RNA sequence: GGCCGAGUGGUGGAAUUGGCAUACACGUACGUUUCAGGUACGUAUGGCCGCAAGGCCGUGAGGGUUCAAGUCCCUCCUCGGCCA
Numbered sequence: 001g002g003c004c005g006a007g008u009g010g011u012g013g014a015a016u017u018g019g020c021a022u023a024c025a026c027g028u029a030c031g032u033u034u035c036a037g038g039u040a041c042g043u044a045u046g047g048c049c050g051c052a053a054g055g056c057c058g059u060g061a062g063g064g065u066u067c068a069a070g071u072c073c074c075u076c077c078u079c080g081g082c083c084a
Stems, first nucleotide, its partner, number of pairs: 001083007010026003019067001027045006046057004060076005
């Protein structure tokens, strides 16, 4: 230099046809249980604003297509693999 794959909450990882972003698990917080801790169980858990109802933003970065993009197209960044 060329080709291929990957990048999503605090972590792993779904979303397969473009149609509720983060299912599920872990972690964390609070609670129940315990003398206490662990285990187990229940509830909550992306961020910001708000008393609440709700609103806005968010899938590596920027742009494009579309009523609608994690998903399709273009450029770039980072990581991994193959070829030379």
The RNA shown here (transfer RNA) has 84 nucleotides and comes from a Candidatus Doudnabacteria bacterium.
The organism belongs to Candidatus Doudnaibacteriota, within Bacteria.
The coordinates come from a structure-prediction model, not an experiment, and the mean pLDDT is 81.
Rfam family: tRNA. Its family is annotated with triplet codon-amino acid adaptor activity in the Gene Ontology. It is annotated as a transfer RNA.
The sequence was found in a public genome assembly.